Predicted 3D model of a 348-nucleotide part of an RNA (small-subunit ribosomal RNA, central domain) from Sciadococcus taiwanensis.
The source organism's lineage runs through Eukaryota, Bangiophyceae, Cavernulicolales, Cavernulicolaceae and Sciadococcus.
Rfam family: Bacterial small subunit ribosomal RNA. Rfam links the family to the GO terms ribosome and structural constituent of ribosome.
Its mean pLDDT, the model's own confidence on a scale to 100, is 85.
Context: one part of a larger RNA
RNA sequence: UUGGGCGUAAAGGGUGCGUAGAUGGUUUAUAAUUGUUAUAAACAAAAAUUUAGAGCUUAACUCUAAGUAGCGAUAUAAUACAGAUAAACUGGAGUUCAGAAAGGGAUUAUAGAAUUUCGAGUGUAACAAUAAAAUGUAUAGAUUCUCGAAGGAAUAUCAAAAGCGAAAGCAAUAAUCUUUUUUGAAACUGACAUUAAGGCACGAAAGCAUAGGUAGCAAAGGGGAUUAGAGACCCCUGUAGUCUAUGCCCUCAACUAUGAGUGCUCGUUUUUAGCUAAAUAUAAGUUAGAAACUAAGCUAACGCGUUAAGCACUCCGCCUGGGAAGUACGACCGCAAGGUAGAAACUC
Numbered sequence: 001u002u003g004g005g006c007g008u009a010a011a012g013g014g015u016g017c018g019u020a021g022a023u024g025g026u027u028u029a030u031a032a033u034u035g036u037u038a039u040a041a042a043c044a045a046a047a048a049u050u051u052a053g054a055g056c057u058u059a060a061c062u063c064u065a066a067g068u069a070g071c072g073a074u075a076u077a078a079u080a081c082a083g084a085u086a087a088a089c090u091g092g093a094g095u096u097c098a099g100a101a102a103g104g105g106a107u108u109a110u111a112g113a114a115u116u117u118c119g120a121g122u123g124u125a126a127c128a129a130u131a132a133a134a135u136g137u138a139u140a141g142a143u144u145c146u147c148g149a150a151g152g153a154a155u156a157u158c159a160a161a162a163g164c165g166a167a168a169g170c171a172a173u174a175a176u177c178u179u180u181u182u183u184g185a186a187a188c189u190g191a192c193a194u195u196a197a198g199g200c201a202c203g204a205a206a207g208c209a210u211a212g213g214u215a216g217c218a219a220a221g222g223g224g225a226u227u228a229g230a231g232a233c234c235c236c237u238g239u240a241g242u243c244u245a246u247g248c249c250c251u252c253a254a255c256u257a258u259g260a261g262u263g264c265u266c267g268u269u270u271u272u273a274g275c276u277a278a279a280u281a282u283a284a285g286u287u288a289g290a291a292a293c294u295a296a297g298c299u300a301a302c303g304c305g306u307u308a309a310g311c312a313c314u315c316c317g318c319c320u321g322g323g324a325a326g327u328a329c330g331a332c333c334g335c336a337a338g339g340u341a342g343a344a345a346c347u348c
Stems, first nucleotide, its partner, number of pairs: 003320004007302002012316001014202004021195003025089006034082002036078005050066006092192001093189004097184005104178007111155001116150006126137002163170002207248006216242002221237004259315006267293010297304002321348003331340003
């Protein structure tokens, strides 16, 4: 490289947008410059492989003959397919219209419960903690109870196999701005599509920089226990951090460990948002989702099963024994921490 693979054995990129490239719906016509197909002539190593014989005692081996496969170029012809050119179509895709849905995003304002602190009152000896204690708090009046104030963070119930988002993720209430999806019936555009190397954008938590903020929680640090020891688990504290703004970082079990798109392939049950109608509507049908179980089929098994891991096609990414190693070197990115990409010797 080919082949074979990628839920769990090695292997799906964290996610999207999109360039090149690759692939691409229906119908008609044209040309024969391309692929393709056929024919012809000429050219082009042998060995090997295949077949039939021969020779070494046989075989391996050697020799003879025949045959196949391959590349490039030429001529003639064909025109189904692919491609090209031209014209058209509406099913894919998109736009408009009328509805619907949502913890999708951003900004601002507001609300109540709780924790903590402070002030005033109350009131007296304990409180707090644990398996049990101690450290700790408290007669300088704590804990408790009542009233008031301040401040920060998070939004109980509703709540769900529920909803939305490309993923990360998103939940008090209201307003403003904004994005998306879906349903219905026509009209319009007329293949405008799919995928996507590079590229660009987004990307939990932790971390970094600057300026704020700091109630609770809490790495580090301090103390008390436990223990042979305890650098831990438990307890009392407590600083970064957690929060806001701006700018970086760019990683994860970033998981459905399952890339995206299209078509096809029994059923049952639940559920979200719509739609349909003369005809019992707590029912039926239908479109788009979200779940549970299963037929066929698939799978090494577990299991998957119209939301496929089934049957097929298109495109991208990735894998090729374990360790050394996601390390080294150089390169690019970063303020740094580090990240991206990524070997070999050696060894089993």